[in-house]
RNA sequence: CGGCGAUUAGCGCAGUUUGGUAGCGCACUAGUUUUGGGUACUAGGGGUCGCAGGUUCAAAUCCUGCAUCGCCGA
Numbered sequence: 001c002g003g004c005g006a007u008u009a010g011c012g013c014a015g016u017u018u019g020g021u022a023g024c025g026c027a028c029u030a031g032u033u034u035u036g037g038g039u040a041c042u043a044g045g046g047g048u049c050g051c052a053g054g055u056u057c058a059a060a061u062c063c064u065g066c067a068u069c070g071c072c073g074a
Stems, first nucleotide, its partner, number of pairs: 001073007010026004020057001028044005050066005
């Protein structure tokens, strides 16, 4: 320098195919249970979907550029 992949909640990931209410598990908070803790059950909070721009009535999803990480090639 070229090609490919990844980036979504504190952590690990799904959702992208076919644009249409942002989800799951763990964790966290509160309550019940317990002498207390743990377990179990119930409820709840938490995201400008890596950044910027474009297309569209509507973008995590499509297009362009950039950033970080990984792999391959030169």
The RNA shown here (transfer RNA) has 74 nucleotides and comes from Pseudoalteromonas luteoviolacea B = ATCC 29581. Model confidence (mean pLDDT): 81 of 100. Rfam family: tRNA. It is annotated as a transfer RNA.